[in-house]
RNA sequence: CAUCAAGAACGACCGAGGGACAGGCCCUGAGACGUCGUAGCAACCGCGAUUCCGAUAGGAAUCAGAAGGUGCUAAAUCCUGCUCAAAGCGAGACCGAGACAGAUG
Numbered sequence: 001c002a003u004c005a006a007g008a009a010c011g012a013c014c015g016a017g018g019g020a021c022a023g024g025c026c027c028u029g030a031g032a033c034g035u036c037g038u039a040g041c042a043a044c045c046g047c048g049a050u051u052c053c054g055a056u057a058g059g060a061a062u063c064a065g066a067a068g069g070u071g072c073u074a075a076a077u078c079c080u081g082c083u084c085a086a087a088g089c090g091a092g093a094c095c096g097a098g099a100c101a102g103a104u105g
Base pairs, nucleotide, nucleotide: 001105002104003103004102009038010037011036012035013034017027018026019025021081022080023079024078039073040072041071044069045068047065048063049062050061051060052059053058077101082098083097084096
């Protein structure tokens, strides 16, 4: 800096917590989480085509695919957290925008 409402699971081992934090709400001995194997998803990097910019080196946009490097395969980053907006007499709930935090590249 970009993306995060889409998508994609089986088996073996292990054995009690896990979903980052807090609250909630979920998952979990009908075996979660984790590790490994296989499979898959996606298209960030890399690879291809076209166009444009550039003196070169190189860069940008669009499109297609998926052999390679990452990543991912419960729930929207599971929801909320802070601010604004909206609504309302007030409080609370729903909805919207952004910030913070986090994940991946």